[in-house]
Context: one part of a larger RNA
RNA sequence: GCCAGAGAGUGUGCCUGUUUGGCGAGUCUAACCCGAUAAUCGGGGAAGGCAUAGGGAAACCGACAUGGCCGCAGCAUUGCGAGGGCCGCCGUCUUCAAGGGCGGGGAGUCAAACGAGCACGACCCGAAACCGGGUGAUCUACGCGUGGGCAGGGUGAAGCGUGCCGAAAGGCACGUGGAGGCCCGUUAGGGAUGGUGUCCUACAAUACCCUCCCGUGACCUACGUGUAGGGGUGAAAGGCCCAUCGAACCCGGAAACAGCUGGUUCCAACCAAAACAUGUCGAAGCAUGACGUCCGCCGAGGUAGUUCGUGGGGUAGAGCGACCGAUUGAGGUGCUUCACUUCGAGAGAAGUGAACACUUCUGUCAAACUCCGAACCUACGAACGCUGUCGACGCGGGCAGUCCGGUAUGCGGGGUAAGCCUGUGUACCGUAAGGGAGACAACCCAGCGCCGGGUUAAGGUCCCAAAGUGUGGAUUAAGUGUGAUCGAAAGUGGUCUCAAGCCCUAGACAGCCGGGAGGUGAGCUUAGAAGCAGCUACCCUCUAAGAAUAGCGUAACAGCUUACCGGCCGAGGUUUGAGGCGCUGAAAAUGAUCGGGACUCAAAUCCACCACCGAGACCUGGCCGCUCCCGUGAAAGGGAGAUCGAGUAGGUUGGCGCUCCGAUUGGAUGGAAGCAGGGGUGAGAACUCCUGUGGACCGAUCGGUGACGACAAUUCUGGC
Numbered sequence: 001g002c003c004a005g006a007g008a009g010u011g012u013g014c015c016u017g018u019u020u021g022g023c024g025a026g027u028c029u030a031a032c033c034c035g036a037u038a039a040u041c042g043g044g045g046a047a048g049g050c051a052u053a054g055g056g057a058a059a060c061c062g063a064c065a066u067g068g069c070c071g072c073a074g075c076a077u078u079g080c081g082a083g084g085g086c087c088g089c090c091g092u093c094u095u096c097a098a099g100g101g102c103g104g105g106g107a108g109u110c111a112a113a114c115g116a117g118c119a120c121g122a123c124c125c126g127a128a129a130c131c132g133g134g135u136g137a138u139c140u141a142c143g144c145g146u147g148g149g150c151a152g153g154g155u156g157a158a159g160c161g162u163g164c165c166g167a168a169a170g171g172c173a174c175g176u177g178g179a180g181g182c183c184c185g186u187u188a189g190g191g192a193u194g195g196u197g198u199c200c201u202a203c204a205a206u207a208c209c210c211u212c213c214c215g216u217g218a219c220c221u222a223c224g225u226g227u228a229g230g231g232g233u234g235a236a237a238g239g240c241c242c243a244u245c246g247a248a249c250c251c252g253g254a255a256a257c258a259g260c261u262g263g264u265u266c267c268a269a270c271c272a273a274a275a276c277a278u279g280u281c282g283a284a285g286c287a288u289g290a291c292g293u294c295c296g297c298c299g300a301g302g303u304a305g306u307u308c309g310u311g312g313g314g315u316a317g318a319g320c321g322a323c324c325g326a327u328u329g330a331g332g333u334g335c336u337u338c339a340c341u342u343c344g345a346g347a348g349a350a351g352u353g354a355a356c357a358c359u360u361c362u363g364u365c366a367a368a369c370u371c372c373g374a375a376c377c378u379a380c381g382a383a384c385g386c387u388g389u390c391g392a393c394g395c396g397g398g399c400a401g402u403c404c405g406g407u408a409u410g411c412g413g414g415g416u417a418a419g420c421c422u423g424u425g426u427a428c429c430g431u432a433a434g435g436g437a438g439a440c441a442a443c444c445c446a447g448c449g450c451c452g453g454g455u456u457a458a459g460g461u462c463c464c465a466a467a468g469u470g471u472g473g474a475u476u477a478a479g480u481g482u483g484a485u486c487g488a489a490a491g492u493g494g495u496c497u498c499a500a501g502c503c504c505u506a507g508a509c510a511g512c513c514g515g516g517a518g519g520u521g522a523g524c525u526u527a528g529a530a531g532c533a534g535c536u537a538c539c540c541u542c543u544a545a546g547a548a549u550a551g552c553g554u555a556a557c558a559g560c561u562u563a564c565c566g567g568c569c570g571a572g573g574u575u576u577g578a579g580g581c582g583c584u585g586a587a588a589a590u591g592a593u594c595g596g597g598a599c600u601c602a603a604a605u606c607c608a609c610c611a612c613c614g615a616g617a618c619c620u621g622g623c624c625g626c627u628c629c630c631g632u633g634a635a636a637g638g639g640a641g642a643u644c645g646a647g648u649a650g651g652u653u654g655g656c657g658c659u660c661c662g663a664u665u666g667g668a669u670g671g672a673a674g675c676a677g678g679g680g681u682g683a684g685a686a687c688u689c690c691u692g693u694g695g696a697c698c699g700a701u702c703g704g705u706g707a708c709g710a711c712a713a714u715u716c717u718g719g720c
Base pairs, nucleotide, nucleotide: 001720002719003718004717005716006715011120012119013118014117016115017114018113019112020111021110022109023108026050027049028048032044033043034042035041054061055060064088067087068086069085070084074080075079089104090103091102092101093100094099123263124262126260130253131252132251133250134249135248141227142226143225144224145223146222147221148220149219150217152184153183154182155180159176160175161174162173163172164171165170189214190213191212194210195209197208198207229245231241232240233239266655267654268653269652270651271650276289277288278287279286280285291401292399293398294397295396296395297394301387302386303385305384306383307382308381309380310379311378312377313376317372318370319369325365326364329361330360331359332358333357334356336355337354338353339352340351341350342349343348405429406428407427408426409425410424411423412422413421414420434445435444436443449623450622451621452620453619454618455617459613460612461611462597463596464595468610470609471608472607473606474605475604481599482598490584491583492582494581495580496579497578498577499576500575501574502573503572511568512567513566514565515564517541518540519539522536523535524534547562550561551560552559624645625644626641627640628639629638630637656709658706660704661703662702663701664700665699666698667697674693675692676691677690678689679688680687681686
């Protein structure tokens, strides 16, 4: 891992609701007793409980067996009218009073079943832990007792001897001597530095190899003995205390508790959420409300939509010569203020600039500005629409789940930003299948019973791959694109389109040919200054035209162009603005890509048109279920549904199967159950028939009963 088997809402008590049954102003017995054919049963037993009266803290006081009206169902239908409603009246408390609170015209109680709640193990499994009593020092830590062990070599302390020196104390030399937590050392023995080697389902639950450290000592070691769990022991690492240690192990309290994780077993029908608010030692929980479902009561309106009318609002936008605050440039004015300059002996005057105020023109802004001001939202009223006696609206009760939400979009707040955080409206996912988007929870189409036939939606129609190599026109040359990434600022004489100005057959634009002169080398300056360093001026003549020269150049000249003019040529030229599609900008890690192939008057892009394909949508045939109507004792049967059929949590309802029991009724050696294979029925849980095997029990119906249904729990046991 697979298979088989096991495996999770149960029991008791109390409380509450629903259903059914008994009795009913009552109802029920409990313990216990008696009887018997003896756990069952029959009879007794009201002690007591609940109900029958409430109000009040209490003292205490103490109520409609109906007086009026309306009216649902129903009926004998100008109406009556159980239940119901409105009023009246009554009890009590508060109390000066008024007013108000609670209660009053009889329904309960017992039992069973079911739905919840509470207490208990309380749906099941699951801790880390806590406490009690015991067992451990045969491992290991340390102490104590009695024993054992340490090749060989090196070094050469004290002491001693001899000699020399010295006045002495003493010193020196040589020898002797043999000390040391001394040295070397695969002696024995003990250890464990590096390889971060090998191994790492191992040889091994700590090993192997090489290397390395100690090796007469705080040494190693055998045996005996002592210290025990909040305790020991520890040259101290929270180390060690029998493969267990930041509190050992065993048994018990014990099914500890767990707001946390996982799991929780047959079918179907109807409806169908929430991820919000408030509170919370609350934030992974809970309670109440909102939202779901089911039941009951009531009895005629309700109102999501649209339009109109009358009010409310200050957002988007806009505006600010309407406030408030911010904010350009130019000009004008001023017994205003300041600075500087000039003049003046000074007082002061004039000018320039700045600030301020006013003013003319010009350029801009605001969530906490508004002279304005939508869409839209909202209250009330009306109409239409929709809906409701097949019971809406409303009221009461039982049972829930939910209180981690997410995405898109509109409008915000935070943030450089985010598949970011945080609000709010709407839709969707959540709980939604089907078609499209390559694949793709929330994007587009579309809201699903079952089996068929057709038509469309989104999206598509060259091939993969259903349907056009469709029609007409245009653009793109970048494989741009064929992508829901429309990659930015900026740039572009790529190309297409539109508009306007100017020039043009009296000849435009470009090109080519020719001219481009004279006074004069203008004057000044300068070494020089001749069109062309610089300063000043910028005239005149001849002309078709030619600058007191626009550029290059020279030391200065020279030289080459330009402006300007003529000729040749012969039809558009030039400038500016706007738009379309392209281009540059353009960088990522294994080989690229539009899903791929591939595509260029397209299979790209834009405009227009025709046809076709394409879903569970829509239409349509049959069937099933649900709701309602007719019908029936109940069924059967018939009819209506444009406005019924998706669904997680969850609520409600109807069924299937298993065990055993009671009653009824069947089958079985002429072959039961079980097992295996096969046929059939049902929407399904399931049921049924046949054959073989098997060899003795097994069903159906009604009513009960429960240790009753498994694919999941790192589930348990067994097998493989």

About this RNA:
The part of an RNA shown here (large-subunit ribosomal RNA, domain II) has 720 nucleotides and comes from Halomicrobium katesii DSM 19301. Rfam family: Archaeal large subunit ribosomal RNA. The sequence was found in a public genome assembly. NCBI's taxonomy places the organism under Archaea, Methanobacteriati, Halobacteriales, Haloarculaceae, Halomicrobium mukohataei.